This is a predicted structure of a 476-nucleotide part of an RNA (small-subunit ribosomal RNA, 3' major domain) from an uncultured bacterium.
Model confidence (mean pLDDT): 86 of 100.
The full RNA is in RNAcentral, with records from ENA, Greengenes and SILVA.

[in-house]
Context: one part of a larger RNA
Formats: sequence, C1' cells, structure tokens
RNA sequence: UGACGGGGGCCCGCACAAGCGGUGGAACAUGUGGUUCAAUUCGACGCAACGCGAAGAACCUUACCUGGGCUUGAACCGCGCCUGACCAUCCUGAGAAAUCGGGACUUCCCGCAAGGGACAGGCGUAGAGGUGCUGCAUGGCUGUCGUCAGCUCGUGCCGUGAGGUGUUGGGUUAAGUCCCGCAACGAGCGCAACCCUUACUCGUAGUUGCCACCCGCAAGGGGGAACUCUACGAGGACUGCUCCGGAUAACGGAGAGGAAGGUGGGGAUGAGGUCAAGUCAGCAUGGCCUUUAUGUCCAGGGCCACACACGUGUUACAAUGCGCGCUACAAAGCGUCGCGAACCCGCGAGGGGGAGCUAAUCGCAAAAAAGCGCGCUCAGUUCGGAUUACAGUCUGCAAUUCGACUGUAUGAAGCCGGAAUCGCUAGUAAUGGCGCAUCAGAACGGCGCCGUGAAUACGUUCCCGGGCCUUGCACA
Repeated sequence: UGACGGGGGCCCGCACAAGCGGUGGAACAUGUGGUUCAAUUCGACGCAACGCGAAGAACCUUACCUGGGCUUGAACCGCGCCUGACCAUCCUGAGAAAUCGGGACUUCCCGCAAGGGACAGGCGUAGAGGUGCUGCAUGGCUGUCGUCAGCUCGUGCCGUGAGGUGUUGGGUUAAGUCCCGCAACGAGCGCAACCCUUACUCGUAGUUGCCACCCGCAAGGGGGAACUCUACGAGGACUGCUCCGGAUAACGGAGAGGAAGGUGGGGAUGAGGUCAAGUCAGCAUGGCCUUUAUGUCCAGGGCCACACACGUGUUACAAUGCGCGCUACAAAGCGUCGCGAACCCGCGAGGGGGAGCUAAUCGCAAAAAAGCGCGCUCAGUUCGGAUUACAGUCUGCAAUUCGACUGUAUGAAGCCGGAAUCGCUAGUAAUGGCGCAUCAGAACGGCGCCGUGAAUACGUUCCCGGGCCUUGCACA
C1' cells in the first nucleotide's frame, strides 16, 4: 500500500422484510451428469456450465463409428518431363455410392515448317491438408464483479524510502454529483449530457392512409385537409416560479402551472482492473504432432441409446373452471425461388383454384383472453391429457432407426407438491394471444409486439453483494 476480520461508523441494491406468482411432487419437452454403445463427435462446470456454442442433427450439416475407395490428393500454387486431347454432357455395364470400364461428342493461339504457348490429363518434386494437442505461448472477441462510482496523471508539498497529499474532512447527490473547507493547484478516463425510442403541442406534407359533407342498399365515386394516422422539422422540463428548511451555499420538502417535475419511462452506452475466467471447434496465429493418414471421397449408422440423478421449461391437477354457439377490440412484423384471397372438395390436417400484391394499396389475418347465451355440479369428472392402436395429410430423392400435423379409439400420472429455493416495486408481476429469425420440413426454446392488469414496501436488526472512512492483523 492492499487484501482479510463471526472489528467499528456511514450508505446503497427485489439483499432482507411486506406482498404476488412460481420451482422442488406428476406427465411431457429440452440441456447436463452417469451408464450403455462400434460410435453415442467436441466444448461449456458455483454465482458467471446445464432450452449454453446450436437463430433450428432424417441425408447434408458432421467434426463420431462401421464398411468401401483415393494418395500431389476435395480446394490453392511453383518447377521439370511425357501425352493431345482431357474435362463437362449424353448413352451404357459393375457397384450401396464414391468410383471404375466401354461408347458418342471433342481443342484454341503464334508459326511455311520445326517448334513454342494456353488448356487438360499423367509421372516426379517443392509442398498442400488436419474441427489433431496446447486458451497455462497468443491476437481478436466475450462473460463477470457492475452502469458499481470509482481509476489515474502533471506540477508542487511531505516522507531516507515504499509511498502519501490531491481523492481525506462538513454537508449533499443516483453519481469522485455539486457546495464549503483544506498544501495543494489543475487535468484525464469514468458519472452526467450529447444519440435512439416513448408521452404533449405546433408547422410542413395528404397517397395507398383519414371522413365532418354529397351520391349510392353496398362496393365505391365525388369532394375535403378539419380529425385520426404517417414522417420530417420545431417547440416543450430548466428546480424556471412561490413558500419553508439549510451555512446567505450545494441541496432537500411542499405547492402552482403543465401532456409530462425534479435523471419523466425505456434503450444504446460498461473506466482502470479482477477471475493464468471462456473460446486454438467462428476467424487469425507461435510451438508440437500427423503425411497411402490424425488428410480426403462415399454408403449406412450415430449425435435421438436409458436401471438412474440434476438444471431449465410446457401442460395440468379444475367451477375466478371446462365445453359449445354468437359477438367485439390490437400492435409489431413478414411476403415474387414468396405471401397466397374469393369460390369448390374434405369431419380435419389439407387439396383444387388461382384473383391481387415488389405491397400504408394485395395477402399471411382468425387476435386471444374479455363480453353474451346454453350445458356440466365437485366426480379422477364433460378436469387432465401422457401412452398405445388404426387410418390419413404435408414437406422432402428419402420420414424404419428419427419429422410436424389431422381424425377415430384409448384414456396414464396428477386432488396444489418435504427440506429447500427463484422472479418481480407499475403499465411492473401475473395472465391472453400475435409476429419474426433460423428454416424444404421440423419450438413447450430465443427475440420482439400488443390486450387485460394487481398486491406490497413499517423498516435496515438479520442473510447476500457492493461503496466510503476508520481499526486490528501472525497474510501478500
């Protein structure tokens, strides 16, 4: 000087408390451990690994296994020699395919020629290749403490020195935020602001969007630029105003006005460092290893196994519910290799059909919960839907291992969950649906969107994490 303390003081944070909903019990989905296996490829391991890399493993992917092939090789590039066709495409034979054989087709430029060059194939060589090892050799990127309020520098001063001071102190703040004081005076990286979005108003603009007006049953047409909306610009909030407290300061409390009030809500933004944290399998890269194989091509299998254990989720156990019918109200997105309407067929998944749309124009599209009406009456049930059988649909070369969905039948566990444990302070939790990325197909996951919409916070003693000062120390 730090780190540490079951030392002290001050102060924060869904840290506790106060509340609401879960997890831990069930079934299923998914990840992991373990076990098994020819292989179940690899990585990630307290918080900060475990719906993580993977925004999508039937083949491919794919790195694993078995088997069949190749050896200058699947891709790149230099040189020497040989050949003039080779490759591609088509037909055909063998084969699981890779591949091998046969046939058809088949060169160009310079030059009279010899020959040279391009291109292709073969041989040789220098070398390629490696998701092989080392993240404890590395770059880059990332997680975490933590959006915590800290981390430093120049000059000066103090100290033999390490170092200190500044940065401590009195107040205050979300904040090393600001005020005051002070051997310090200044400055930098952080904080804040500048950026995006949302909430209000105005201006400009008026189609594809809008409709106060006219015509029309309607679709729509005319007209309009008010309203909604859209998207560009501007304004608006600054403790600006009043009162009180305070050192007359910073600031705090109350109030007015206001769409909004004291950082208005949300986002982006992550200082110096810590964890030899993570990643050699995104990429790059030192070293090591490999070279008829640890490279490469192909078929099939595996990554999907299953006495078990854990994490994360979904659906439930019902009446604030379930089923059926009727009937409203969104936002944000996506679409030409696409979205696909009306209409017809099918109980349905879906099929036929193709209008329209390069999309404020057309389509996906129905929002659902909610509301109204009817049934169910406490029952393992009209709860719950696992499992299984059969019949189908769709994607795709191909759904056996191993896809999603539909119909009929079957109807398992489950009666609210031990010890323990998680999230959340407001348009939040809870609950309802919708969209998108990946994607041929394949979400209960991920990322977004809107609807309905709470309860509680006395307080800081305690648990956890953190900041500042101080103290002890046998630690560095």